Context: one part of a larger RNA
């Protein structure tokens, strides 16, 4: 001086309590262990691995497997020697890689000079082989916790203290008052992005009050900036105003006015460190270790295998619903990768013909879904539930057999709200509802990452007590 107690005190947090709602029982989907295989590539392992890396595994991807090629090489420079177009077509052989025949065929310049390009040799190339316990970088995790330390001085033989402790008080080591300290730094907070009011420019592709014109019908035309919105730019919030408590503090509590009030909400932002935490398979590296192979090119195969456990989701068990007709209201965002595609026609559908518009506040993707009206089912393993299966089709794509989605028909399984445990969440959250989009040729997407819609419930004494976490102060300790 730390760490550590089934010591003590103070003190925070969906930490407990009070509520909502899952999850564990069912089926399926995705990941992992096991197991199996020729292969089941590889990595992540308590929180902090297990819808992670993977924002796209029929080929490629692609590291794994099995055959069959190749050896200066699939890629980069360099010297020598030797040749001289190359690409590209079409043919045979073969699964392809390739192999061989054909056809096709430079430019430059005083110089078989230099530029390409093929072949031989040598230097070297390569390597997703190893060690993340040699490394760099980039991560995650205590934790957005409020702590971490320096320089003088000042106590102590020193180690080290002290400033950081102490009375208030904050979300704060946030601020005051005190005090051998008296400043400073990293962090906290502010500055930074977004949202909520409002003003002022400016009005096109956005808007239509008010005036005209015109449609079956539409801001569809003229024309206007008032309203929406949009871009840009200003004002607003400071405990700044009253009152109560406080140490005339520092904050707190209540109140005006205000769109908002006391950090308005959201986000970006991660202090000294701790795990030898991850990651040598993103990249970059240091030894080590392959070099006719641990390197490379091909073709199929596997990463998708299935007695079983385990994780995260997703559909259900139904009437606050299930089907049928009708009807109304979003915002984010994506589109010349030959892309988003509208009216129209055909097909029950999935789609197909077609093909205006639109390099986008103009066109399209785009009808949003719960909602609302009416109807109809009447508690059934059901009009509930969709699993599995049979048969027919769409689509992408060189190819849906291992192994793609996605229609229609018909089939119609578990499930009757889930034992022990345990998980989120404090407001526009929960929980419920669709919509986008990144990867992408399709796509296993129920995943991720946005966006809106409708929108609850509780927090009583609150912190006794109980679970785990952290934070300061103290307090034994045979541990460092």
């Nucleotide at each position: 001086u730390g760490a550590c107690g089934g010591g003590g005190g103070c003190c925070c947090g969906c930490a407990c309590a009070a509520g909502c709602g899952g999850c564990g029982g069912a089926g399926c989907a995705u990941g992992u262990u096991g197991c199996u295989u020729a292969a089941u590539u590889c990595g992540a392992c308590g929180c902090a691995a297990c819808g992670c890396g993977a924002a796209g595994a029929a080929c490629c991807u692609u590291a794994c497997c099995a055959a069959g090629g190749u050896u200066u090489g699939a890629c980069a420079u360099c010297a020598c020697c030797c040749g001289u177009g190359g690409a590209c077509c079409u043919g045979u052989a073969g699964a392809g890689a390739u192999a061989c025949a054909g056809g096709g065929u430079c430019a430059u310049u005083u110089a078989g000079u230099u530029g390409g390009u093929g072949g031989g040799u040598g230097a070297c190339a390569g390597g997703u082989g190893g060690u993340g316990c040699a490394u760099g970088g980039c991560u995650g995790u205590c934790g957005u916790c409020a702590g971490c330390u320096c320089g003088u001085g000042u106590c102590g033989u020193g180690a080290g203290a002290u400033g950081u402790u102490g009375g208030g008080u904050u979300a704060a080591g946030u601020c005051c008052c005190g005090c051998a300290a008296c400043g400073a730094g990293c962090g906290c907070a502010a500055c930074c992005c977004u949202u909520g009011u409002u003003c002022c420019a400016u009005g096109u592709u956005g808007c239509c009050a008010g005036c005209a014109c015109g449609u079956a019908a539409u801001g569809g035309u003229g024309g206007g900036g008032a309203c929406u919105c949009a871009u840009g730019g200003g004002a607003g919030a400071c405990u700044g105003c009253c009152g109560g408590g406080g140490u005339c503090a520092a904050c707190u509590c209540g109140g005006a006015g205000g769109a908002a009030g006391g950090u308005g909400g959201g986000g970006a932002c991660g202090a000294c460190g701790u795990c030898a935490a991850g990651u040598c398979a993103u990249c970059a590296u240091g030894c080590c270790c392959c070099u006719u192979a641990u390197g490379u090119c091909u073709u199929g195969g596997g990463c998708u295998g299935c007695a079983a456990a385990c994780a995260u989701g997703c559909u259900a068990c139904a009437a606050u619903g299930g089907c049928c007709g009708g009807u109304a209201c979003a915002a984010u965002g994506g589109g010349c990768g030959u892309g988003c595609g509208a009216u129209a026609c055909c097909g029950u559908a999935a789609g197909g013909u077609g093909g205006a518009g639109c390099g986008a506040a103009u066109c399209c993707c785009u009808u949003a879904a719960a909602g609302c009206c009416g109807g109809u089912c009447u508690c059934a393993g059901u009009u509930c539930g969709g699993a599995u299966u049979g048969g027919g089709g769409u689509c992408u794509g060189c190819a849906a057999c291992u192994c793609g989605a996605c229609c229609c028909c018909a089939u119609g399984a578990a499930g009757g709200u889930g034992g022990a445990g345990u998980c989120g969440c404090u407001a526009g959250u929960a929980a419920u509802c669709g919509c986008g989009g990144a990867u992408c040729a399709g796509c296993a997407a129920c995943g991720c990452c946005g966006c809106g819609g409708u929108g609850a419930a509780u927090a009583c004494c609150g912190u006794u007590c109980c679970c785990g976490g952290g934070g300061c102060c103290u307090u034994g300790u045979a541990c460092a």
A computed fold for a 480-nucleotide part of an RNA from Prauseria sp. TE-4, annotated as small-subunit ribosomal RNA, 3' major domain. Model confidence (mean pLDDT): 82 of 100. Its Rfam family is "Bacterial small subunit ribosomal RNA". For this family Rfam cites "The comparative RNA web (CRW) site: an online database of comparative sequence and structure information for ribosomal, intron, and other RNAs" (Cannone et al., BMC Bioinformatics, 2002). NCBI's taxonomy places the organism under Bacteria, Bacillati, Pseudonocardiales, Pseudonocardiaceae, Prauseria (ex Zhou et al. 1997).